The RNA shown here (transfer RNA) has 84 nucleotides and comes from uncultured Ruminococcus sp.
Its mean pLDDT, the model's own confidence on a scale to 100, is 82.
RNA sequence: GCCGGUGUGUCGGAAUCGGCAGACGAGACAGACUCAAAAUCUGUUGUCCGCAAGGGCGUGUGGGUUCAAGUCCCACCACCGGCA
Repeated sequence: GCCGGUGUGUCGGAAUCGGCAGACGAGACAGACUCAAAAUCUGUUGUCCGCAAGGGCGUGUGGGUUCAAGUCCCACCACCGGCA
């Protein structure tokens, strides 16, 4: 230099054909149980606005297509593999 793959919450990782983003698990926090703890069980767990109801934004970065994009197209960045 050329070709291919991957990039999603704190972490692992779903979302199969473009149609509710983050299922499920781990971790964290709070509660129950306990003399206390562990284990177990229950709840919560991206971000912004809002008293609330609710709404906006968010899938490596920047554009594009579309009523609608994690998903399709273009460029770039990072990592992994192959070829030279």

Taxonomically the source falls in Ruminococcus (Bacteria, Bacillati, Eubacteriales, Oscillospiraceae).